Notes: c-di-AMP riboswitch aptamer (ydaO/yuaA leader) from Ruminiclostridium sufflavum DSM 19573, 135 nucleotides, folded computationally. The sequence is in RNAcentral, with records from Rfam. NCBI's taxonomy places the organism under Bacteria, Bacillati, Bacillota, Ruminiclostridium, Ruminiclostridium sufflavum. Its mean pLDDT, the model's own confidence on a scale to 100, is 78. Its Rfam family is "c-di-AMP riboswitch aptamer (ydaO/yuaA leader)". Rfam describes the family as follows. This family represents a conserved RNA structure found upstream of the ydaO and yuaA genes in Bacillus subtilis and related genes in other bacteria. The ydaO/yuaA element is thought to act as a genetic 'off' switch for the ydaO and yuaA genes in its native state. It is believed that the element may be triggered during osmotic shock leading to activation of ydaO, a predicted amino acid transporter gene, and members of the yuaA-yubG operon which code for KtrA and KtrB K+ transporters.

RNA sequence: AUAUAAAAAUAGCUGAAUCCCCGUUGAAGGGGUACGGAGGAACCAAGAAAUUGGGGUGAAUCUAUGAAAAUAGUAGGGCUGUCCUAUUGCCCGAGCCCGGCAGCUAACUUCGGAAGCGUCUAUAUAGGAGGAACU
Numbered sequence: 001a002u003a004u005a006a007a008a009a010u011a012g013c014u015g016a017a018u019c020c021c022c023g024u025u026g027a028a029g030g031g032g033u034a035c036g037g038a039g040g041a042a043c044c045a046a047g048a049a050a051u052u053g054g055g056g057u058g059a060a061u062c063u064a065u066g067a068a069a070a071u072a073g074u075a076g077g078g079c080u081g082u083c084c085u086a087u088u089g090c091c092c093g094a095g096c097c098c099g100g101c102a103g104c105u106a107a108c109u110u111c112g113g114a115a116g117c118g119u120c121u122a123u124a125u126a127g128g129a130g131g132a133a134c135u
Stems, first nucleotide, its partner, number of pairs: 012117003019032004035112005044103001053101001054098004062073004076092004082129006
C1' cells in the first nucleotide's frame, strides 16, 4: 500500500409504515395499533369522440434532442445533532399497481401498516423561539 473478515461507531435520514399481545429455543404464523390509501349517495361538477383507452399510489410531472439507450433542463420534493424561518450549498425528480372500470361524496365497504440508507458531516450562515448547566 492492497484485499478479505470481524468488531466498534448508530446521533440520525427518506417513507403512512410505529408500537403491543399470543406463539416459538428462535423463527414462521396469528390478533390488534399510531399513522396512511382506495371504493362509495344527494347536492355540485362534468357532458360527441373514452381501443387515440382510462385510472391509482408517490415529490417524481412536463419540454427539447435522439432509432434507441440516453443527454440537457423542468413542475415538484428532500437534507442542518432542540424547533421554526430565510440565504447559500448538496441531492431526488423513480418505480409499482388496477385491468376496460372508478369526478366529488354522508352512511357504508375495503386495503397498507414496508423497504432502504447513514461513520465526523448541511453539525454552514443569519434571525427568532425554547431548553439545559453554572453563578